[in-house]
This is a predicted structure of a 108-nucleotide RNA (SAM riboswitch aptamer (S box leader)) from Conexibacter arvalis.
Its mean pLDDT, the model's own confidence on a scale to 100, is 82.
Lineage of the source: Bacteria > Bacillati > Solirubrobacterales > Conexibacteraceae > Conexibacter.
The sequence was found by an Rfam model in a public genome assembly.
Rfam family: SAM riboswitch aptamer (S box leader). Rfam's curators write: The SAM riboswitch is found upstream of a number of genes which code for proteins involved in methionine or cysteine biosynthesis in Gram-positive bacteria.
This record gives sequence, structure tokens and C1' cells, in this order.
RNA sequence: UACGCAUCCAGAGGGGUGGAGGGAAUUGGCCCGACGAAACCCCGGCAACCCCCCGCAAGGGGAAGGUGCCAAGUCCAACAGGCAAGCAACAAGCCUGGGAGAUGUGGU
Repeated sequence: UACGCAUCCAGAGGGGUGGAGGGAAUUGGCCCGACGAAACCCCGGCAACCCCCCGCAAGGGGAAGGUGCCAAGUCCAACAGGCAAGCAACAAGCCUGGGAGAUGUGGU
């Protein structure tokens, strides 16, 4: 890295360095940012995938360690189908699925 599986409407921020971008990519939107973006460091926290304990299991409990995460649902939409309203169509709205992505784990 290909691939398989699980989860993604919850939760959790201060400081230092830095100095203009950032919210994965493309397009469109909407936001965040000089009251300081990205990135790096320190400290803190959240969660419970791996992990530990009890249990036949279902399930329950824990948080030392390995990851992860700490604006907004994965910020929203994109593709397909459906719903209500409407004479009808389009847009906007809602739901389901898909796609893409993220994280963990298995594994070559």
C1' cells in the first nucleotide's frame, strides 16, 4: 500500500513558537482566521478501537499502556431512489441507499 471488518447526529482546550491561511481532494455553498490560520512543542482533556478485569454468552466495569480525537453531523451538497406540498415542472426541504473520505482493527 491492495484487501476484509467495525464505527462516524455524542464527547473533549489552554499556553509557547510561528505569521496567512484553514475546514481531505474537485466543483458549488457556508463558515473559521491579525481578538492570530496551517505547522511544531508543552500541558490538559474526551472517548473506549486495541488493551485489562468479571462473565458460558449476552453484557457489565476500568483507563496503566498503543492509536485516535478535542468549531460546525465526515460543516453541507454532488450519484440513485423515495416522501409531503403543488394543476404541473424546477429549485429549496426531509428520509434511505450509494460513492468518496476519516479512525481503529485484522492481514499480505